A computed fold for a 1398-nucleotide RNA from an uncultured bacterium, annotated as small-subunit ribosomal RNA. The sequence is in RNAcentral, with records from Greengenes.
[in-house]
RNA sequence: CCCUUAGAGUUUGAUCCUGGCUCAGGACGAACGCUGGCGGCGUGCCUAACACAUGCAAGUCGAGCGAGAAUCUUUGAAAUGAUUCCUUCGGGAUGAUUUUCAAAGAGGAAAGCGGCGGACGGGUGAGUAACGCGUGAGUAACCUGCCCAUAAGAACGGGAUAAUCCAUGGAAACGUGGACUAAUACCGUAUAUUGAAGCGAUACCGCAUGAUAUUGCUUUGAAAGAUUUUAUCGCUUAUGGAUGGACUCGCGUCAGAUUAGAUAGUUGGUGAGGUAACGGCUCACCAAGUCAACGAUCUGUAGCCGAACUGAGAGGUUGAUCGGCCACAUUGGGACUGAGACACGGCCCAGACUCCUACGGGAGGCAGCAGUGGGGAAUAUUGCGCAAUGGGGGCAACCCUGACGCAGCAACGCCGCGUGAAGGAAGAAGGUCUUCGGAUUGUAAACUUCUGUCUUUAGGGAAGAAACAAAUGACGGUACCUAAGGAGGAAGCCACGGCUAACUACGUGCCAGCAGCCGCGGUAAUACGUAGGUGGCAAGCGUUGUCCGGAUUUACUGGGUGUAAAGGGCGCGUAGGCGGGCUUGCAAGUCAGUCGUGAAAUACCGAGGCUUAACCUCGGAGCUGCGAUUGAAACUGUAAGUCUUGAGUGUCGGAGAGGAAAGCGGAAUUCCUAGUGUAGCGGUGAAAUGCGUAGAUAUUAGGAGGAACACCGGUGGCGAAGGCGGCUUUCUGGACGAUAACUGACGCUGAGGCGCGAAAGUGUGGGGAGCAAACAGGAUUAGAUACCCUGGUAGUCCACACCGUAAACGAUGGAUACUAGGUGUGGGAGGACUGACCCCUUCCGUGCCGCAGUUAACACAUUAAGUAUCCCACCUGGGGAGUACGAUCGCAAGGUUGAAACUCAAAGGAAUUGACGGGGGCCCGCACAAGCGGUGGAGUAUGUGGUUUAAUUCGAAGCAACGCGAAGAACCUUACCAGGGCUUGACAUCCUACUAACGAAGCAGAGAUGCGUUAGGUGCCCCUUUGGGGAAAGUAGAGACAGGUGGUGCAUGGUUGUCGUCAGCUCGUGUCGUGAGAUGUUGGGUUAAGUCCCGCAACGAGCGCAACCCCUAUUGUUAGUUGCUACGCAAGAGCACUCUAGCGAGACUGCCGUUGACAAAACGGAGGAAGGUGGGGACGACGUCAAAUCAUCAUGCCCCUUAUGUCCUGGGCUACACACGUACUACAAUGGCGGUCAACAGAGGGAGGCAAAACCGUGAGGUGGAGCGAAUCACAAAACUCGGUCUCAGUUCAGAUUGUAGGCUGCAACUCGCCUACAUGAAGUUGGAAUUGCUAGUAAUCGUGAAUCAGAAUGUCACGGUGAAUACGUUCCCGGGCCUUGCACACACCGCCCGUCA
Repeated sequence: CCCUUAGAGUUUGAUCCUGGCUCAGGACGAACGCUGGCGGCGUGCCUAACACAUGCAAGUCGAGCGAGAAUCUUUGAAAUGAUUCCUUCGGGAUGAUUUUCAAAGAGGAAAGCGGCGGACGGGUGAGUAACGCGUGAGUAACCUGCCCAUAAGAACGGGAUAAUCCAUGGAAACGUGGACUAAUACCGUAUAUUGAAGCGAUACCGCAUGAUAUUGCUUUGAAAGAUUUUAUCGCUUAUGGAUGGACUCGCGUCAGAUUAGAUAGUUGGUGAGGUAACGGCUCACCAAGUCAACGAUCUGUAGCCGAACUGAGAGGUUGAUCGGCCACAUUGGGACUGAGACACGGCCCAGACUCCUACGGGAGGCAGCAGUGGGGAAUAUUGCGCAAUGGGGGCAACCCUGACGCAGCAACGCCGCGUGAAGGAAGAAGGUCUUCGGAUUGUAAACUUCUGUCUUUAGGGAAGAAACAAAUGACGGUACCUAAGGAGGAAGCCACGGCUAACUACGUGCCAGCAGCCGCGGUAAUACGUAGGUGGCAAGCGUUGUCCGGAUUUACUGGGUGUAAAGGGCGCGUAGGCGGGCUUGCAAGUCAGUCGUGAAAUACCGAGGCUUAACCUCGGAGCUGCGAUUGAAACUGUAAGUCUUGAGUGUCGGAGAGGAAAGCGGAAUUCCUAGUGUAGCGGUGAAAUGCGUAGAUAUUAGGAGGAACACCGGUGGCGAAGGCGGCUUUCUGGACGAUAACUGACGCUGAGGCGCGAAAGUGUGGGGAGCAAACAGGAUUAGAUACCCUGGUAGUCCACACCGUAAACGAUGGAUACUAGGUGUGGGAGGACUGACCCCUUCCGUGCCGCAGUUAACACAUUAAGUAUCCCACCUGGGGAGUACGAUCGCAAGGUUGAAACUCAAAGGAAUUGACGGGGGCCCGCACAAGCGGUGGAGUAUGUGGUUUAAUUCGAAGCAACGCGAAGAACCUUACCAGGGCUUGACAUCCUACUAACGAAGCAGAGAUGCGUUAGGUGCCCCUUUGGGGAAAGUAGAGACAGGUGGUGCAUGGUUGUCGUCAGCUCGUGUCGUGAGAUGUUGGGUUAAGUCCCGCAACGAGCGCAACCCCUAUUGUUAGUUGCUACGCAAGAGCACUCUAGCGAGACUGCCGUUGACAAAACGGAGGAAGGUGGGGACGACGUCAAAUCAUCAUGCCCCUUAUGUCCUGGGCUACACACGUACUACAAUGGCGGUCAACAGAGGGAGGCAAAACCGUGAGGUGGAGCGAAUCACAAAACUCGGUCUCAGUUCAGAUUGUAGGCUGCAACUCGCCUACAUGAAGUUGGAAUUGCUAGUAAUCGUGAAUCAGAAUGUCACGGUGAAUACGUUCCCGGGCCUUGCACACACCGCCCGUCA
């Protein structure tokens, strides 16, 4: 220089941080679920080192030796007697075949003696924390069969023994005795190149013991032959090599200190024994050592490594397959043989187990290959072959070889291939969705044209053989090649809310279920189940388990400790760690070069071979390590010398609640004694307990006793911390300043250790005034084991001894150095000065503010939480838990050390915005207060709840439901109930056919409805070829559909309520902050107001406020009929006035004064009809309440379809023990009654209407019908005024209820209307707790009208008449606004949350 490094979800209303949990990746000897075409290469009991049936896994050599079966050949003998010949038929000859015996030869089985090999190969990982393993050294302290090289040799003899035979024991295994025999078996003698032992000599080497070479003397030690017959194989001695082994050492190698001491052959020495060899390896004696905080001993776990997985790396985890080492072979022990073993398929003993047995006794060892049982989630064939590679024996041929080569089983893993390719839109059918138009599946399929990998069949057919002369291939007729056939035989799994690629429908309805984390599911689920579609991977795909990663979440690389987890309570100091300036040497660390080693395989790079790849082969680099050697000398180290600035000492000086002991003092409380004095004292929010007539409290005097030290007194002082406060004395520690005489790095920190250590507590002995746990009583309270009160014991005090902890805090370990300042204060010194003042400089302490920097922020900031170095302590999610167990300390209480199971996905820090507070500040409102009138009591009306009912339809629910939807339920309305009917329907559109439709009356019926008449009755538009067709209407039919006041206001639109006509709610740009956010909008004033002014890192803007709009109050002008009248009336005239309705004017703090900041504004005044928004209305910001309404309407989805639709009759919505709300009428004299006289409004509606006059009726009303579509007519006023009566009573109040008789509306007044008259005459005498409205033309009071409506208001909405009282003020109640503060709340205090019980 290049390359390499990825994050996400989850705590919150939101933010930043801390911090855990979880996910995405890779890997596996894997297992499980679903699925499964082929091939290649690998891999395959991780559990019971559990037990094993059966077969095989180590033999070989006859060229070491004796003996030699079967079998074969030859000869002989005996028997047999086929066949043939002869025949006297009696037999004779021939002699095949077969059998036996004997001899010889070939042959070589089985066993034996002997040699070599069974110590290799193969398996397993139980044990082992060890020189076992790894790495590097050493052996001058060692061995090594077979093999190689060199040198020398092999002479002469001897005696046995197995096999075998005989006899014999035993069930067997296995023996015993006697006799015979051989060797490359065994033994003796000779020889000795040389070896071994002993005593020497010389040379040379080594750190040492000592080694090597040469050499002298003495002693001692060998041998084996075989054979194809002349060349081999063997034999003996010696030396060297090679190979293999043995031993020693340095370094490295898991966890636990809740394991701290371990050790008697233990450590060392002398001597001896033993070994291949060193050695306490063993023994005798002597000494008392040895190991350990750098972790001994003990406990647990574990074969180690090359390597494998992961990771950017550093690391972490693992130790299957392959390779190296070790250990083991049923468990434990032991030796023998041998070159080599203390021996997997050898021996002996003991134990357990299994088997055989004649019960006396024997046999066995799969952790070799297969295989079996068992265990387990789980792991294969009782296969073929020695053809290859390798091993043992043999001269060799050859034999043996479950090593090995192959095959079989298993998707267990890696790699490769296939399941077709191209064309193909009517974008088919089917499926799914749909806004019904279509979209999608989808060029996908069909169809057409091709191809032939794999597969199937047939034919051919290897390499692997090393090697030639021949023979020899398990795999295998396999790989491969060729031909033919035919798209034919070959696709699944998981996912689709976010993380995380991929979406819809249906079903389900907090159920069933899902889930890695967050979390889905309570009727519209992209999260459950299914389907369609889509995404991903693919002969696999998912799940589970484990490891690494992400996790900088143990931080070496690479973290932290003020508040998140985390600084020891403080000091002294041991080990250890770290350490000032200069000079010189050394070279341990350090750096550089070279050498050896770091096995192979693996991994990396480059090539090559299988069609490719996996796989295999070759080459290279590398293996960061260890050792040796040479060099460098800056730094660390070390040795020596030197220096003074770190540190310490000396001298001088002042400050201080520093510590210990003794003594002294005054004030106060309490108690005692005495006096004065009398009825209370004391205590509290208020009381009571308590004390007091036996004299308290109060007050005076005297005395006793204990404890604490007012003022000074101060973010002042001292001390390491805890802590220390009257005064004096004695003893004593430390710090500071000045000086620069002395030492010369003597320093810093400090695991263990030692000491100090508030309060409470403990022990012993004192003391005890006040205070005061426990306790008692009185209060408070639902309770009150508390807070308050009255008492009161330990204790508090002293001495001695323990305890050893605190929010022991600056929640901040110690030391050193450096890094802007400003301003106080305590102690000291210097300069200057007349000066103790002030000022300047400086050192030490103690505070505040503040820059850079740091910090998550808050904050810290020369007294650091900044910049650096050193040392110590501590932390690693929350809970469980500072708990349990153990150990230790303590008299005890308890302290120190200090877990786990289980459980949660958070716990937490700082800051932000809100909401909230029985927090604070400011302000407003009929909010309180001041007043007036009510409600709550009565009766009635009306609404609601509840109850009842066949139904009492539904909705509304604190304020903000309840005279509300309903501006009006007898039928209708009507949605409810009972009964009776209809089913394309009461209503809409489409199709077909038909027809003139219809149908009074009448009949049946409760009606709907049905029957029904030549009773009646009939039209019209367009075209027309006059036949008709079309339109419209009706009937019938079929189906699409209609219909639903059925559900969901928590799926919605629209509309509305409420906070609230409260003054707020926001935005752009800029600025500040990591960010949420802040600023603006806060502050000082002012306003009804975020209204306005001033200031300000803000400058502007929007929605709100206000204004613009309407009514009203004044006036001008214009116009005037139905209005008005100055004309006596009428007519007429006129338009001044009243009035009507158009257009204007007017009010703006505009003017004056005072106050205020030269402002905004406030106060007062003038003028004016009106004065500070003149009065009233409409108008309702961002939003809150899942507020109300699916029953106004609209509407998604769901539900009903001879009914949840529709028609009709009757009933119900009007029920009635009761409870509540809202009203009306009253309880009376400010009144009632009757009378009189006359009045005086405004606003309305009026034709299916308002209705005058007149008449009738007591009256409701009736008759009547002038007038009026209305400034013309009518509806149409009351309280009031005047005088009379009543005289405080349940009344001449009040009018409910009831009876009778009427009136009106209407088809109809029973359930269930209103009104009238007469009669009846209930409760009620001003209303408990509580609660409501109203600030002026208002409250109160009086009447009037209208909508709805056939009729039916005490309701609602309007209208005018008469017409008050009070407001000191903002402490309190309620609601609201702004600022600020606290907060563990954010569903926001109706919050959160603790304990007990279930």